A computed fold for an 89-nucleotide RNA from Firmicutes bacterium UBA911, annotated as c-di-GMP-I riboswitch aptamer. The prediction has a mean pLDDT of 87. Its Rfam family is "c-di-GMP-I riboswitch aptamer". Rfam 15.1 lists 5,092 matches to the family in 1,772 species. The sequence was found by an Rfam model in a public genome assembly.

RNA sequence: CACCGAUCAGGGCUAAGUCACCGAAAGGUGGCGGCGCAAAACUACAGGGGCUAAAGCGGAGGUAUCCGUCAAGCCAGCCAGUUGCCGGU
Repeated sequence: CACCGAUCAGGGCUAAGUCACCGAAAGGUGGCGGCGCAAAACUACAGGGGCUAAAGCGGAGGUAUCCGUCAAGCCAGCCAGUUGCCGGU
C1' cells in the first nucleotide's frame, strides 16, 4: 500500500417505540430505549435514487376547500464518493 473480516483489544453508533421541542409535511434535535451495523463516521446544487409539497403556478368550486405540478425542504441505516480503528493474508 492492496485485499479480506473469522478471531484479539479498545471500544463506537443506535432501528422501532416513547416523552418533550421545532417544522405545513417529509423529517430533525434532546432524554429513555436497542432492531441491528466493520465504517450505521463525514458528504445531499459536487453523482444516482427516494420522501414531503408550504409558498408559487394551473384547474374545479357552493370561493370553505379540493385536484394536479414543482424543491430551494428532507433521507446517507438505498446505491455511491471521501476518510478511518484493530487483526489476518